Predicted 3D model of an 81-nucleotide RNA (c-di-GMP-I riboswitch aptamer) from a Solirubrobacterales bacterium. The sequence was found by an Rfam model in a public genome assembly. The coordinates come from a structure-prediction model, not an experiment, and the mean pLDDT is 84.
RNA sequence: CGGUGCCAGAGGCAAACCACCCGCGAGGGUGGGACGCAAAGCCACGGUCCUCGACACGCACGAGGAAGCCGGGCUGCCACC
Numbered sequence: 001c002g003g004u005g006c007c008a009g010a011g012g013c014a015a016a017c018c019a020c021c022c023g024c025g026a027g028g029g030u031g032g033g034a035c036g037c038a039a040a041g042c043c044a045c046g047g048u049c050c051u052c053g054a055c056a057c058g059c060a061c062g063a064g065g066a067a068g069c070c071g072g073g074c075u076g077c078c079a080c081c
Base pairs, nucleotide, nucleotide: 002081003080004079005078012037013036017032018031019030020029021028022027035068041074042073043072045071046070047069048066049065050064051063052062053061
C1' cells in the first nucleotide's frame, strides 16, 4: 500500500418500544432500552421510498424527510493475509 472480516482483545453505535420536547406531516432531538451492525461514521450525488403544497386527477413541478433500502463519494479502529 492492497485485500479479507474466520479467530482474539480494547472499545463503539443502537432497531422496536416507552417518556419528554420540536415539526402540519414524513420525521428529528434528549434520556431509557437492545433487534442488530466492521463503517449502523459522514455526504441526499444517482436510484428508490415517504411527507406537505398547488392541481379536477395523473404525469411533471415546488418544498422537505429517510444514510439501519441499493449504488456512489469522503474518512476511519483492531486482527489476519